[in-house]
RNA sequence: AUCUUAUCGAGAGAAGCAGAGGGAUAUGGCCCAAUGAAGCUUCAGCAACCUCUAAUUUAUUUUAGAAAGGUGCUAAUUCCAGCAAGACGUAUGUCUUGAGAGAUAAGAG
Numbered sequence: 001a002u003c004u005u006a007u008c009g010a011g012a013g014a015a016g017c018a019g020a021g022g023g024a025u026a027u028g029g030c031c032c033a034a035u036g037a038a039g040c041u042u043c044a045g046c047a048a049c050c051u052c053u054a055a056u057u058u059a060u061u062u063u064a065g066a067a068a069g070g071u072g073c074u075a076a077u078u079c080c081a082g083c084a085a086g087a088c089g090u091a092u093g094u095c096u097u098g099a100g101a102g103a104u105a106a107g108a109g
Base pairs, nucleotide, nucleotide: 002108003107004106005105006104007103008102013043014042015041016040017039021032022031023030027081028080029079044074045073046072049070050069051066052065053064054063055062078101083098084097085096086095087094088093
């Protein structure tokens, strides 16, 4: 690389360096950005996947709690649409579900 499982409408930013892009992806929207983008560093925070504690269970089964450690994250639903099916509708509209893609974790390899 790839495969499996779970989650993705919640939450949480300052400073320094830097200097023009960024929001994964073709395209279309929409948005962020010299009142400073990406990236890097420091500190802080959020969450609770792994982890730990207590009770509980046939069973890491369920519930509650913790946050030292391993990750992750800290504009907008994964920013929205695109593909398929369906509902309503006069409508190039609105809505619902799903697929695909992606992200993160844990495991396999």